About this RNA
This is a predicted structure of a 1561-nucleotide RNA (small-subunit ribosomal RNA) from a Planctomycetota bacterium.
C1' cells in the first nucleotide's frame, strides 16, 4: 500500500421484412462414466446403485506403585533320608526378577463410519436459565477416627460293587451337559461391600434484616442430617466434604428453513388452572379434579421430498443449483421395544426380550451381527490392498518403563482431478524419395527427413549422506545444565556413468466454429447439437491426402448454473402476437388530502459483543517453479448492546382546516325501472256478401290450396304478438340491455348555491347481487315466424343452400341456468399534458329588452390531429402519453380448457384444471407478388355485325391405338399431330433378319518389313460383302560421286487408340417456340419508412404506345415503343442494253426487224417528297383531338426486318458442340433382303365435291415472280394421249421453260344422283432410274361411275386491295406420294366506328391462411401401423390411521405361608423378631402379531374412448377470394364425415348506393 474492475453473441418460422416467442450453440464446473491413445513426477481425490448379504484377520485396553493367589527362574536352605566322610537325593521357609486368570480402579458414551430415518424434539443465527448437571484437569479451604461381615479367584464333589463289625475296608470308577455353559461344599484378600466416630460458608427447618420486578441473591442466630482408602523404592502419588474456575453439556425462547390449495378447516392430553408425581433441572413429561379451551389463508391439518450449517459450483451482480472430499451440529448401527450400570448411554465390536436371516448341534439347546480398515460375492455405466509402522501427531491406562491404536503416518492401485517437465537444439535443397492433387506446365507434404555440429532435463545403472529427531534411558550437576547410548514404517536432497538413445495421439473441417481437395457410394450405406446433408459430378456419407484446434490427453454421454430481461427486486408484459374476470356492491388486506404537538416502530449515524476454524480475497513466506503449504490481514453484506437525530412513512380512541368525499336546497333532461290500463295499423282465422279458375312460388319448376268456390274484394266478429313515422355515430342504465300512450310508485345523473359534516377516501382475495340468447320445471297461452320432422326441387349424390307445410320454441307468471366476437377483443380510480369540429343536457356575460348572433363555462357523447408512446396498423384530454394506487391474467404450439379429484346445478352443462406423448415452429403488424365464380378504367378478329370454311362424305397427309421380326426416334393443351421430312423403292436408315468384319468406313503418332505398292483386265465360291487363286501390260518419289543412301505417299504388322443417330435437354452451350410487336422492364441520386420497400412509374387529360403534357419529392438516366433498314405508291435527275419506239428514214404479208433516238414506258443509281406544317373548332395558355384546304399520298401512307427484364427445369445430346456414365471380335463398320407405305378403328391438317355465279365444248384477250448446262429446250415430225425422234437458240431483260386461269363472246345441257361428282377397280401403255416399280413411283388413254343434294353439338379464319376466288413459279428433287410449304400476279367484296357478355391481356384498387404462388392452400369420418394416455366387472401390492384381541422383556406400582451374612432390637449365647434384599405372585402401560370396517397410493385388467405421429389409401370439400349460402362466437336440434339449420351476439365481411361526420381552398 492492498484485500467491490465487473455486463459481447449467434442459428432457426417468410418470397424478403419488423416484432413476439419458443428450440439449439458457442462458457465455466464435475466424486463422473465410456471410445481410442498413453512417457516422468509432485499435490489431492476414489462404491453416487443394494441403510442389501457377509468368509477370514485385525480395529480398546490397561494398571503388580489397589488385592490374595498360581506359575516360572535364581539365591536361600530348616528338617529327612543315604553315605565313614567330602557329598548326594526330597525339599519346609524366606528374598529377588518375570509373566499372569481372578477380585478391584479407570476408560470402554472417544477416536472411526454411515445419512435409512427426520420438515421441526432437527439446523442457522440472536439471546435465557433467578429451572440445572459435571468423572478426568486447575486454584482454595478442610478432613482421612474405630470397627465388622462377605464374596470371586483357588480346593473339592459321585455311583456300583463284595465283605461285613451297619459304618467302615477294598475294588472299579470320578458332579449335570455334545457345547456353550452351570451347580453343591468349605475355606480366603483388598484402594470390594457394610456399620461407627467428627466436620463446615454443604444440605434442610424455623426467625430477622439488606438488594431486587420476580420463586433470588446475601447477611446473621438456632436447630437437624451427612465422609473418607490406601499404596510404595520416604519421596510422591491416591482417597473424602466444600467453594471458586476452565472446558462440556441439558433446557427454554425469537427469526429463517423444499414442493403441493386438484390438502380447507384441525385438535381431547387436546388449551388453560389446582394438587400429586417424576426429573440434574422447568413443563400436560405423568395422573385425579375443574374450566371448555387451542391453532388456521402471514396457510393450520394432510400428502410428497429431504440430514441441516461453514461451504461448492456458476453468476457482473442480485440469484440459481449443490451439501463429495475437510470442520461444526443432528440422527442411525440387522429390524422394533426395553431398561441396567455410569460423571455422563438407553450404548456400533455392552445386557435382556419379540421377528427376519445365517452359523455348530450328540435335536435337549447354543451361538452372531463390517453404515470401523482391508476383503469377498451381489448390484451395477462405475470407485483401490485381506500392505507397512507405532518412527511422528494424538488418545486410553500406568509413578514410570510400556503396552494398545485399521485414529494415524506412510507404501501400493486408478491419467479420476489440478499443477509442472519432457519426446530434443541449431544448421541443412529452387527443395531427395514416397504420397496426394494437378490445366500434366507443375504444385503440396516441406527444414520437415536424410545428413552435419551439439545438448544431457525425465526415465536407467552406480555410489554417498545432511533432513523429517523433539525426545527416552545412563551417569554427572554449581540445578543452569552437561556427558554418553539409543529410536526411521516411509520419502528425499546431492554426485558420478552413459547416450538422441526409451517417450504424441486425438477430435475436427456445409453455416454457427477456426480449418478442402480427389476418389468410392447412389434418398442405398450412413451423418446429425440447431438448421439440415445423401436421388451419378457430396468441401455435410466411408477413405485418402492436406489443414486447424488442444495435447499426455482428445473426444462423447450425463448433471448444474450461464447466456434466458425465457419467471422480469435489480429486470418483462396483457387492443391486434399468450394475457383485462360480463358487470357491480362490498369484507380482509394494501394504498391515502393540508397543518401543529408529542413518541421514535421503521429509517440514518455512532457504537457493545457476536458473526468458529479451515475456504474466497490482499500481502509475506517455504517446497528448484507451480499445483500445494505456512504466517498476518481483510472480509463474513447477518443479529445484537447503547446513544444521539426527526426530514419522510408510521403511531395518538391528540388538536385545527376544506380543497377529497358526502348531505342540503332550487331547478333540469331522459326507450332508467317495476306495475297496472288503453289504442291503432298489419296479420291469420270464423261467418256472411260479390265473383267464378285459377292461386301461390322459383332461375326455371313441382309438392301446396281451389268448382265442397280458393286468391281477388266488402262487412262484422275472434284472437295473439310487434309497436310504423318522430328516429338521429341522439338519449338513458355498472353491464346484459330499454322504444305505441296514460297513470302510480321507485333508482340514478346533471347544473347552480356567501349552507352543512369535516378525510368520513380508493382499490378490494374470499364473498354476494345482476347477468343477452339458447336450454329447464310447473302452469297457461299460441297470431306469425320456426329448430326438429314431412313433401317437392338442384345435384354425380344434397341428410343442405330453394320452395310448400310444419311441432317444440319464440309471449306470460313463478323458479332455474350463468354462459356469448358478454367487445372499445382497450380493468377501476386520481392528477397532469397543443389545438380544431360537431352533437345532446344545463348555466354566464355582451344588448334597453326578447329573438337570432357572438365570447366564456360544467358534464356527456363523436370526428381531425401536435408532441409522446407503438413491431406496425393504430393511438393521440373517453389515451395505448407522462405518472401514482390497488385488483385480475400471461410464460412455445399442440395433446387441452380436455382427463382424475373437488365444488354448483334437475338436466344439459358451468367453474377449478393437469400429465404422459409430439412438433421447431405456432404467431402478430406490414411488403413485394400470384391470383378471386371483388371492383374500376381501358385495349385486342376477343365478342358483336358480316363473308367463307372446319365438324357430315371420298381422298390425301400427319398422329394415337393396335398390329409386327421391324413398323427407328423426337414432337404432346393453346405454343405435338402437310411438326424435324426443301420430297424412306436402293442409298437416305438410325430399325427388323440373315452374312461378313476387328487398329477397323474416318483422324493423329510410334513401330516391323522391304519396294513389298498403285491402275487396267482374268478365274472360282457367293444374293453381296467378302474371302482365295494367278498372270500380262502401264505406272512408281527425293538426293547421288550412279555404287548408294533415305523411307516421303501408298501398302502390311503391332501398340496406343478410333467409333457409337448409346443414355441423361433435369449437368450444359448454342438455336428455337411462347406469353407478344404486349408496353412493359429497370437504375443513379435525393426523399420517406426500424426495415422488408416506397417514391420516380401515382392523379388529371392524350396516345397505338410508360406516346406526350400537365400536376408533382422527385430530378435525371437506361433497356424497350418510335426512329433509323429494305420493300411498295409520286416527281426530278443521271444512265440508255438485251430493254423502249414518239418523231426522222429502210425493210416485210406480218413483228423495234434495221439506221438511228432518249421524248415515253422500262430498268436501277442518286435525290425530292408528308411534318399536324397550314386554316377552323374542342381543349387548361398544354399535349392532343375533330373537320377542311393543297397534294400521288394525311395524321404510324401500306407490308417487311427488327422482339425489354424475364416465365414455362418449354423444345433439341438424332444438326452442330459439350461434361459424366456406359460400350470395344459390339451399342463399332461392311452387305443382302425386309420395315419406317401395315389397318376393325379415333383425332387434327388439307385436297376435291355435292353443282346453273354451274358443267361441257369452240373461239378470242390481260400478269408477275422465278428457274435453266449431268439444265432450259423452239420450229418441224409421229402418237388420241402420256410422251418419242430431233437439236436452232441460250450460261439467258436477247433464248427456252411459257398455255397464265378466272375473264370474255357463241353453242349445249335444264335441276336430276344428272352432261354434277369423280372414288374404286379393270385393261393397254408412256417415263425415270448405275441393277430394279412385288411389297412401294408419276403420268396418259379406253371403260367402269362408289360416298355426297350444303353437314349435329361444337369451332376456325378475315377490317381493304383484305376475305373469297382464278392460275403461275420455285426449292428438295433421277423419279414422286406436293392437294404440302414458300412465293407471284388477276379478279376482288361485305360489315362494324360499339363494349353488356365470352376469351386474352395492360393499369389502379381490394381480400387472402396463396408463395412449388389456386393445377395452390386445406378440414373431418372411415381404413392400415405405432406410442403415450384416460375409463372399466376385478385381480395384486404398499402406505397411514382407527376400533378391538393377544400380551414378551422391562421401569413403577401391589402382595408376599418361600430364602436370606453386615444394621437394629430382645431373650441370654445362637436362637427369635424387625428393616432390608433376593425369589414368586399380581395391576397399568407395552413391541411384535392378529382380526375388522374404511382409507390412500401404485402395478395389472377382457373391454372402450378420444389423442399424437407415420411420401403417394376411401369419400367428400367445411375454411382461406364476396371460398361460390360472409364467416364467427354461445346455446340447442339434426346429420357417413367435414358439417346443417334455429335463436340471440360480434366484424376480426367483400361489393355497390344513401346519410352523417371529417380535412383541405
Nucleotide at each position: 500500500a492492498a484485500a467491490u474492475u465487473g455486463a459481447a453473441g449467434a442459428g432457426u418460422u417468410u418470397g424478403a421484412u419488423c416484432c413476439u416467442g419458443g428450440c439449439u450453440c458457442a462458457g465455466a464446473a464435475c466424486u463422473a462414466a465410456c471410445g481410442c491413445u498413453g512417457g516422468c513426477g509432485g499435490c489431492g481425490u476414489g462404491g453416487c446403485u443394494a441403510a442389501g448379504a457377509c468368509a477370514u484377520g485385525c480395529a480398546a485396553g490397561u494398571c503388580g506403585a489397589a488385592c490374595g493367589g498360581a506359575a516360572u527362574a535364581u539365591a536361600u536352605g530348616a528338617a529327612u533320608g543315604a553315605g565313614u566322610a567330602a557329598u548326594c537325593a526330597u525339599g519346609a521357609u524366606u528374598a529377588u526378577a518375570u509373566u499372569u486368570a481372578g477380585u478391584g480402579g479407570c476408560g470402554a458414551a472417544a477416536g472411526g463410519g454411515c445419512g435409512a430415518g427426520g420438515a421441526a424434539u432437527a439446523a442457522a443465527u440472536a439471546g435465557g436459565u433467578a429451572a440445572c448437571g459435571u468423572a478426568c484437569c486447575c486454584c482454595g479451604a478442610a478432613c482421612a477416627u474405630c470397627g465388622g461381615a462377605a464374596u470371586a479367584g483357588c480346593g473339592u464333589c459321585u455311583g456300583g460293587a463284595u465283605g461285613c463289625u451297619u459304618g467302615c475296608a477294598u475294588c472299579c470308577u470320578a458332579c449335570c451337559g455334545a457345547a456353550a455353559g452351570g451347580g453343591g461344599c468349605a475355606g480366603u484378600a483388598a484402594u470390594a461391600c457394610c456399620g461407627u466416630a467428627u466436620a463446615a460458608u454443604a444440605u434442610c427447618u424455623u426467625u430477622u434484616g439488606a438488594c431486587u420486578c420476580g420463586a433470588g441473591u446475601u447477611a446473621a442466630a438456632a436447630g437437624a442430617u451427612c465422609a473418607a482408602a490406601g499404596a510404595u523404592u520416604u519421596a510422591u502419588c491416591g482417597g473424602u466434604u466444600u467453594g471458586g474456575g476452565a472446558g462440556c453439556g441439558g433446557c427454554c425462547u425469537a427469526u429463517u428453513u423444499c414442493c403441493c390449495a386438484u390438502c380447507a378447516g384441525c385438535u381431547u392430553g387436546u388449551u388453560g388452572g389446582u394438587a400429586a408425581g417424576g426429573u440434574a433441572a422447568u413443563g400436560g413429561c405423568u395422573u385425579a379434579c375443574c374450566a371448555a379451551g387451542g391453532c388456521u389463508a402471514c396457510g393450520a391439518c394432510g400428502g410428497g421430498u429431504a440430514u441441516c450449517g461453514g461451504g461448492a459450483c456458476u453468476g457482473a451482480g442480485a440469484g440459481g443449483u449443490u451439501g463429495a472430499c475437510c470442520c461444526g451440529a443432528c440422527g442411525c448401527a440387522u429390524c422394533g421395544g426395553a431398561a441396567c450400570u455410569g460423571a455422563g448411554a438407553c450404548a456400533c465390536u455392552g445386557u435382556c426380550c419379540g421377528g427376519a436371516c445365517c452359523u455348530c448341534c450328540a435335536c435337549g439347546g447354543a451361538g452372531g451381527g463390517c453404515u470401523g480398515c482391508a476383503g469377498u460375492a451381489a448390484c451395477g455405466a462405475a470407485u483401490a490392498u485381506u500392505g507397512c509402522a507405532c518412527a511422528a501427531u494424538g488418545g486410553g491406562c500406568g509413578c514410570a518403563a510400556g503396552c494398545c491404536u485399521g485414529a494415524u503416518g506412510c507404501a501400493g492401485c486408478a491419467a479420476c482431478g489440478c499443477c509442472g517437465c519432457g519426446u530434443g537444439u541449431a544448421g541443412g535443397a529452387u527443395g531427395a524419395a514416397g504420397c496426394u492433387c494437378c490445366u500434366u506446365g507443375g504444385a503440396g507434404u516441406g527444414u520437415a527427413a536424410a545428413c552435419u555440429a551439439c545438448u544431457g532435463u525425465c526415465a536407467g545403472g552406480g555410489g554417498u549422506u545432511a533432513g523429517a529427531a523433539a525426545g527416552u534411558g545412563c551417569g554427572c550437576u554449581u540445578c543452569g545444565g552437561c556427558g554418553c547410548a539409543u529410536u526411521g514404517a516411509u520419502c528425499a536432497c546431492c554426485c558420478c556413468c552413459a547416450g538422441a538413445g526409451g517417450a504424441a495421439g486425438u477430435c475436427a473441417c456445409g453455416g454457427c466454429u477456426a480449418a478442402c481437395u480427389u476418389c468410392g457410394u447412389g434418398c442405398c450405406a450412413g451423418c446429425a447439437g440447431c438448421c439440415g446433408c445423401g436421388g451419378u459430378a457430396a468441401u455435410a456419407c466411408g477413405a485418402a491426402g492436406g489443414u486447424g484446434g488442444c495435447g499426455a490427453g482428445c473426444g462423447u454421454u450425463g448433471u448444474u448454473c450461464g447466456g434466458a430481461a425465457u419467471u422480469a427486486u435489480u429486470g418483462g408484459g396483457c387492443u391486434u402476437a399468450a394475457a383485462g374476470a360480463g358487470c357491480a356492491c362490498g369484507u380482509a388486506g394494501g394504498c391515502g388530502g393540508a397543518u401543529c404537538a408529542g413518541a421514535a416502530a421503521g429509517u440514518g449515524u455512532c457504537u457493545u459483543g457476536u458473526g468458529a476454524a479451515a475456504a474466497c480475497c490482499c500481502c509475506c513466506g517455504g517446497c528448484u517453479u507451480a499445483a500445494c503449504c505456512g504466517g498476518g490481514g481483510a472480509a463474513u453484506u447477518g443479529c445484537u448492546u447503547g446513544g444521539c437525530a426527526a426530514a419522510c412513512u408510521u403511531c395518538u380512541a391528540g388538536g385545527u382546516c376544506u380543497u377529497g368525499a358526502g348531505u342540503c336546497a332550487a331547478g333540469u333532461a331522459g326507450g332508467g325501472g317495476u306495475a297496472c290500463a288503453u289504442g291503432g295499423a298489419a296479420c291469420u282465422c270464423u261467418u256472411a256478401g260479390u265473383g267464378g279458375a285459377g292461386c301461390g312460388g322459383u332461375g326455371g319448376a313441382a309438392u301446396g290450396c281451389g268448382u265442397a268456390g280458393a286468391u281477388a274484394u266488402u262487412a262484422a266478429g275472434a284472437g295473439g304478438a310487434a309497436c310504423g313515422c318522430c328516429a338521429a355515430u341522439g338519449g338513458u342504465g355498472a353491464a346484459g340491455a330499454c322504444a305505441g300512450u296514460g297513470u302510480a310508485c321507485u333508482g340514478g345523473g346533471c347544473u347552480u348555491g356567501u349552507a352543512c359534516u369535516g378525510a368520513c377516501g380508493c382499490u378490494g382475495a374470499g364473498g354476494u347481487g345482476c347477468g343477452a340468447a339458447a336450454g329447464c320445471g310447473u302452469g297457461g297461452g299460441g297470431a306469425g315466424c320456426g329448430a326438429a320432422c314431412g313433401g317437392g326441387a338442384u345435384u354425380a349424390g344434397a341428410u343442405a343452400c330453394c320452395c310448400c307445410g310444419g311441432u317444440a320454441g319464440u309471449c306470460c307468471a313463478c323458479g332455474c341456468c350463468g354462459u356469448a366476437a358478454a367487445c372499445g377483443a382497450u380493468g377501476u380510480c386520481u392528477a397532469c399534458u397543443a389545438g380544431g369540429u360537431u352533437g345532446u343536457g344545463g348555466g354566464u356575460g355582451u344588448u334597453c329588452u326578447g329573438a337570432c348572433a357572438c365570447a366564456g363555462u360544467c358534464a356527456c357523447a363523436g370526428c381531425c390531429g401536435a408532441a409522446g408512446c407503438a413491431a406496425a396498423a393504430g393511438u393521440g384530454u373517453u389515451a395505448a402519453g407522462u405518472a401514482g394506487a390497488c385488483c385480475g391474467c400471461c410464460u412455445g404450439g399442440g395433446g387441452a380448457g380436455u382427463a382424475c379429484g373437488g365444488u354448483c346445478g334437475c338436466a344439459a352443462g358451468g367453474c377449478u384444471a393437469a400429465a404422459a406423448c409430439u412438433c421447431a415452429a405456432a404467431g402478430g403488424a406490414a411488403u413485394u407478388g400470384a391470383c378471386g365464380g371483388g371492383g374500376g378504367c381501358u385495349c385486342a378478329c376477343a365478342c358483336a355485325a358480316g363473308c367463307g370454311g372446319u365438324g357430315g362424305a371420298g381422298c390425301a397427309u400427319g398422329u394415337g391405338g393396335a398390329u409386327u421380326a421391324a413398323u427407328u426416334c423426337g414432337a404432346a393443351g393453346c405454343a405435338a399431330c402437310g411438326c424435324g421430312c426443301a420430297g424412306a423403292a436402293c442409298c437416305u436408315u438410325a430399325c427388323c433378319u440373315g452374312g461378313g468384319u476387328u487398329u477397323g468406313a474416318c483422324a493423329u503418332g510410334u513401330u516391323u518389313g522391304g519396294a513389298u505398292g498403285c491402275c487396267u483386265a482374268u478365274c472360282u465360291g457367293g444374293a453381296a460383302a467378302c474371302a482365295g487363286a494367278g498372270u500380262c501390260g502401264g505406272c512408281u518419289g527425293c538426293c547421288u560421286u550412279a555404287g548408294g543412301g533415305u523411307g516421303a505417299a501408298a501398302c502390311u504388322u503391332a501398340c496406343a487408340c478410333a467409333g457409337g443417330u448409346g443414355c441423361u435437354g433435369c449437368a450444359u452451350g448454342g438455336c428455337u417456340g411462347u406469353c407478344g410487336u404486349c408496353a412493359g422492364c429497370u437504375c443513379g441520386u435525393g426523399u420517406c419508412g426500424u426495415g422488408a420497400g416506397a417514391u420516380g412509374u401515382c392523379g388529371g387529360g392524350u396516345u397505338a404506345a410508360g406516346u406526350c403534357c400537365u400536376u408533382u419529392a422527385a430530378c435525371g438516366a437506361g433497356c424497350g415503343a418510335a426512329a433509323c433498314c429494305c420493300u411498295u405508291a409520286c416527281c426530278g435527275u443521271u444512265a440508255g442494253u438485251u430493254g423502249c419506239c414518239a418523231g426522222c428514214g429502210c425493210g416485210u404479208c406480218a413483228u423495234g426487224g434495221c439506221g438511228g433516238g432518249g421524248a415515253c414506258u422500262c430498268u436501277a443509281g442518286c435525290g425530292g417528297g408528308a411534318c399536324u406544317g397550314c386554316c377552323g373548332g374542342u381543349g387548361u395558355c398544354a399535349a392532343a383531338c375533330c373537320g377542311g384546304a393543297g397534294g400521288a399520298a394525311g395524321g404510324c401512307g401500306g407490308g417487311g426486318a427488327u422482339g425489354a427484364c424475364g416465365u414455362c427445369a418449354a423444345g433439341u445430346c438424332c444438326u452442330c458442340a459439350u461434361g459424366g456414365c456406359c460400350u470395344u471380335u459390339a451399342u463399332g463398320c461392311c452387305c443382302a433382303g425386309g420395315g419406317c407405305u401395315u389397318c376393325a378403328c379415333a383425332c387434327g391438317u388439307g385436297c376435291u365435291a355435292c353443282a346453273a355465279u354451274g358443267g361441257c365444248u369452240a373461239c378470242u384477250a390481260c400478269a408477275a415472280a422465278g428457274c435453266g448446262a449431268c439444265g432450259c429446250g423452239a420450229u418441224a415430225c409421229c402418237g388420241c394421249g402420256a410422251g418419242g425422234u430431233g437439236g436452232a437458240g441460250c450460261a439467258a431483260a436477247u433464248c427456252g421453260c411459257a398455255a397464265a386461269a378466272a375473264a370474255g363472246u357463241g353453242g349445249c345441257c335444264c335441276c336430276a344422283g344428272u352432261u354434277c361428282g369423280g372414288a374404286u377397280u379393270g385393261u393397254a401403255g408412256g417415263c425415270u432410274g448405275u441393277c430394279a416399280a412385288c411389297u412401294c413411283g408419276c403420268c396418259u388413254a379406253c371403260a367402269u361411275g362408289a360416298a355426297g343434294u350444303u353437314g349435329g353439338a361444337a369451332u376456325c379464319g378475315c377490317u381493304a386491295g383484305u376475305a373469297a376466288u382464278c392460275g403461275c413459279g420455285u426449292a428438295u428433287c433421277a423419279g414422286c406420294u406436293a392437294c404440302g410449304a414458300c412465293g407471284c400476279g388477276g379478279u376482288g367484296a361485305a360489315u362494324g366506328u360499339g363494349u353488356u357478355c365470352c376469351u386474352g391481356a395492360g393499369c389502379c384498387u381490394u381480400g387472402u391462411a396463396c408463395a412449388c404462388a389456386c393445377c395452390g392452400c386445406c378440414c373431418g369420418u372411415c381404413a392400415a401401423g405405432u406410442g403415450a394416455u384416460g375409463g372399466a366387472a376385478g385381480u395384486c401390492g404398499g402406505g397411514a390411521g382407527c376400533a378391538c384381541c393377544c400380551g414378551a422383556a422391562g421401569u413403577c406400582g401391589g402382595a408376599u405361608u418361600g430364602c436370606u451374612a453386615a444394621c437394629c432390637a430382645g431373650u441370654u449365647u445362637a436362637c427369635u423378631g424387625g428393616a432390608g434384599g433376593c425369589g414368586u405372585c399380581u395391576g397399568c402401560c407395552g413391541a411384535c402379531g392378529g382380526u375388522g370396517a374404511g382409507u390412500u397410493c401404485g402395478a395389472u385388467g377382457a373391454c372402450u374412448g378420444g389423442c399424437a405421429c407415420u411420401a403417394a389409401g376411401u369419400c367428400g370439400u367445411a375454411a382461406c377470394a364476396a371460398g361460390g349460402u360472409a364467416g364467427c362466437c354461445g346455446u340447442a336440434g339434426g346429420g357417413g364425415a367435414a358439417c346443417c339449420u334455429g335463436c340471440g351476439g360480434c366484424u376480426g365481411g367483400a361489393u355497390c348506393a344513401c346519410c352523417u361526420c371529417c380535412u383541405u381552398u
Its mean pLDDT, the model's own confidence on a scale to 100, is 82.
It was read from a public genome assembly.
Its Rfam family is "Bacterial small subunit ribosomal RNA".